[in-house]
RNA sequence: GCGCUCAUAGUUUAAUGGAUAGAACAAGGGCCUUCUAAGCCCUCGAUGGAGGUUCGAUUCCUCCUGGGCGCA
Numbered sequence: 001g002c003g004c005u006c007a008u009a010g011u012u013u014a015a016u017g018g019a020u021a022g023a024a025c026a027a028g029g030g031c032c033u034u035c036u037a038a039g040c041c042c043u044c045g046a047u048g049g050a051g052g053u054u055c056g057a058u059u060c061c062u063c064c065u066g067g068g069c070g071c072a
Base pairs, nucleotide, nucleotide: 001071002070003069004068005067006066007065010025011024012023013022018055027043028042029041030040031039048064049063050062051061052060
C1' cells in the first nucleotide's frame, strides 16, 4: 500500500429496513436484616464520526477514525 472483518450502556452482548434499541453483570435508591452478604422491587445509562439511499437506517452504500487478520 491492497484485501477481509469488527465498532451498540462502565463491561459482555441481542436486534438482517418499521419496537419506547432488548438483556445480563456493574452503579444508584428502596424493602428485608442487629450489621454485612444473599434475595426482591425501582432507577440511571448506548448505536465510533461525516455524508448518501429510503417514506423509514443499528441494519444498505461511500469516505474517515480506531481494533484484529491476511497479502505484498
A computed fold for a 72-nucleotide RNA from a Candidatus Beckwithbacteria bacterium, annotated as transfer RNA. Its mean pLDDT, the model's own confidence on a scale to 100, is 82. NCBI's taxonomy places the organism under Bacteria, Bacteria candidate phyla, Candidatus Beckwithiibacteriota.